[in-house]
RNA sequence: CGCUGCUCAGAGCAAACUCGCUGAAAAGGCGAGGACGCAACUACGGGGCUAAAAGCGAUCCAGUCGCCAUGCCUGCCGGGCCGCCAGC
Repeated sequence: CGCUGCUCAGAGCAAACUCGCUGAAAAGGCGAGGACGCAACUACGGGGCUAAAAGCGAUCCAGUCGCCAUGCCUGCCGGGCCGCCAGC
């Protein structure tokens, strides 16, 4: 330097759940506790969650309902990028 990720090390993160705050809402976010799991980062492709505002559509036109990401999820899969350790 290249390839691989079965095992090991160090360091770190923290699912469910509980409490508080936040958000229109979310399987959302933040803090504390907690530990099932797990490298980190990235919404680029697929997939999933939500529908306040705007828009479109339906209607019995007051209003209600449906559709729709400018909202989210990387702890759903893939891609990109970049480490640690180990092996060859």
Predicted 3D model of an 88-nucleotide RNA (c-di-GMP-I riboswitch aptamer) from a Longimicrobiaceae bacterium. The sequence was found by an Rfam model in a public genome assembly. Its mean pLDDT, the model's own confidence on a scale to 100, is 83. The model forms 100% of the base pairs in the Rfam consensus. The source organism's lineage runs through Bacteria, Pseudomonadati, Longimicrobiia, Longimicrobiales and Longimicrobiaceae.